[in-house]
């Protein structure tokens, strides 16, 4: 790094250095920020991916549900991954009707991110 799986609307403070940006790229919004962005650092919390426990399915090996533990490996502690750009609906014009346009921030999926784990 690249593939595969989960998961991704909850959750979680304080101080120190900093000194002007930030919310993954690119854009279009909307927000937070000198009552100090962002990064480091300390010291605290969340949370259950791995982690060993404990009960079961399954059973050669392995896989796999479920429960509580949270010392360790990591990840986190603004706002749904802050929202939207792709495709469908849905809604608006013309139309008798079949249809035809148009239409991002309505409403479902999808792509992309993210964060674990296993591979190579």
């Nucleotide at each position: 790094a690249u593939u595969u799986u989960a998961u991704u609307g909850a959750g979680a403070a304080g101080g120190g250095u900093g000194a002007a940006g930030a919310g993954a790229a690119c854009g279009g919004g909307c927000u937070c920020u000198g009552u100090g962005a962002a990064a480091c650092c300390c010291u605290g919390g969340c949370a259950a991916c791995c982690g060993g426990c404990g009960c079961g399915g399954a059973c050669a090996u392995c896989c796999u549900g479920c429960g509580a533990c949270a010392a360790g490996g990591u990840g986190c502690c603004a706002a749904u991954u802050c929202c939207c750009g792709c495709c469908a609906a849905g809604g608006g014009u013309c139309g008798a009707a079949a249809g035809a346009u148009c239409u991002a921030a309505u409403u479902g999926g999808a792509a992309a991110g993210a964060u674990a784990a296993a591979a190579u």

The prediction has a mean pLDDT of 82. This is a predicted structure of a 120-nucleotide RNA (SAM riboswitch aptamer (S box leader)) from a Saprospiraceae bacterium. The sequence was found by an Rfam model in a public genome assembly.